[in-house]
Background: The RNA shown here (glmS glucosamine-6-phosphate activated ribozyme aptamer) has 155 nucleotides. The coordinates come from a structure-prediction model, not an experiment, and the mean pLDDT is 79. Of the family's consensus pairs, 88% are formed in the model.
């Protein structure tokens, strides 16, 4: 340096499968059993803690992206820490979370799909490559858009 095996880790729009659909085999057929396959396409998303909660956005399809379980970075409220709202300090209030302004307007961004192939599998199907198109947003960017009181400092 290369190869093989084993173990652990790597998942968070993520994992799983008692229903369902589909495939194969056997039995013998309007089914049953066994073993398998499918079961959400990307965009976006975390200050710390607790409680509650069917957790954002669009694409495709109109046949299962059906149905269910678990988890979860969402949302609301409370507490704590931090930022902004004044040159400084403190308190309160409001909005946010280290890119720390709610809101309004404008602009921007995908993958599956499709087409053509390759590899694995008896098969359902899975993985990969090339070509190429199309979103929305609590995402990104630009513009507009900011409190009160006391004290201090300066003019």
């Nucleotide at each position: 340096g290369a190869g093989a095996u084993u173990u652990u880790u790597u998942a968070a729009g993520c994992g799983c499968c008692a229903g369902a659909a589909c495939a194969u085999a056997u039995a013998a057929u309007a089914u049953a059993u066994a073993u398998g396959u499918u079961g959400a396409c990307g965009a976006g998303g975390a200050a710390g803690a607790a409680a509650c909660u069917u957790a954002u956005c669009g694409a495709a399809a109109a046949a299962u992206u059906c149905g269910g379980c678990g988890g979860a970075u969402g949302g609301u409220u409370u507490c704590u820490g931090g930022g902004u709202a004044c040159a400084g300090u403190u308190a309160c209030u409001a909005c946010c979370c280290u890119u720390a302004a709610a809101u309004a307007u404008u602009a921007g961004c995908a993958a599956a799909a499709a087409u053509a192939a390759a590899u694995g599998g008896c098969g359902a199907c899975a993985u990969u490559u090339a070509u190429u198109a199309c979103a929305a947003a609590u995402c990104u960017a630009a513009u507009a858009a900011g409190g009160u009181a006391a004290c201090u400092a300066u003019a």